[in-house]
RNA sequence: AGGCCCGUAGCUCAGCUGGAAGAGCGCCGGUCUCCAAAACCGGUGGUCGUCGGUUCGAACCCGGCCGGGCCUGCCA
Numbered sequence: 001a002g003g004c005c006c007g008u009a010g011c012u013c014a015g016c017u018g019g020a021a022g023a024g025c026g027c028c029g030g031u032c033u034c035c036a037a038a039a040c041c042g043g044u045g046g047u048c049g050u051c052g053g054u055u056c057g058a059a060c061c062c063g064g065c066c067g068g069g070c071c072u073g074c075c076a
Stems, first nucleotide, its partner, number of pairs: 001072007010025004019056001026044006049065005
């Protein structure tokens, strides 16, 4: 330098055919307990990497850029 894959909540990940975002864990509160843990109940949490484009409508389609991973190659 080139090719491919990935980027969604604090973490790990879903998200169908484009109709507008969820789960588990975590965290907070409650029930319970002498206290805590566990269990149960409720709550909390998002610039969908970023900038543009297409569209009535984009996490999803297209392009640039940024970051990560894998592979191939060039110079020395």
A computed fold for a 76-nucleotide RNA from an Armatimonadota bacterium, annotated as transfer RNA. Its Rfam family is "tRNA". The family's RNA type in Rfam is transfer RNA. The coordinates come from a structure-prediction model, not an experiment, and the mean pLDDT is 81. The sequence was found in a public genome assembly. NCBI's taxonomy places the organism under Bacteria, Bacillati, Armatimonadota.